RNA sequence: UCACGAUAAGGGCAAACCUUGAGUGAUCAGGGGGCGCAAAGUAAAGGGUCUUAAAACUUACAGGGACGUAGUUUCCAAAGACUUAGUUACAUAAAUAAAGAUAGCCUUACUGCCGAA
Numbered sequence: 001u002c003a004c005g006a007u008a009a010g011g012g013c014a015a016a017c018c019u020u021g022a023g024u025g026a027u028c029a030g031g032g033g034g035c036g037c038a039a040a041g042u043a044a045a046g047g048g049u050c051u052u053a054a055a056a057c058u059u060a061c062a063g064g065g066a067c068g069u070a071g072u073u074u075c076c077a078a079a080g081a082c083u084u085a086g087u088u089a090c091a092u093a094a095a096u097a098a099a100g101a102u103a104g105c106c107u108u109a110c111u112g113c114c115g116a117a
Stems, first nucleotide, its partner, number of pairs: 004115002012037002017032006035104001041110003045107003048102005056096001058094003063090001065088003070083005
């Protein structure tokens, strides 16, 4: 120096949870806390996972609404009621795209403390 990582020394970070705040949300920041961590230091480049109020596209459709075809019925007409092919947008769900989150999911890149075997 590289690799490696002690029941070493001095220190460091801080999960869940509680609390205050930001955000639609994933999540983040401050305080408490401490499950763990030798890179739990930094960076969203690749993969994974997660989120998306409002706005976009596609598909499906329990649902209710509007339009409407045909039929039945009220003696007839008008008008209404009931059943109904269909159309339409909404709601909902899924997927896509896009935009995000996560470095304590993995890979990658860069940097760093200590020194027993």

c-di-GMP-I riboswitch aptamer from a Planctomycetia bacterium, 117 nucleotides, folded computationally. It was read from a public genome assembly, where an Rfam model found it. The coordinates come from a structure-prediction model, not an experiment, and the mean pLDDT is 76.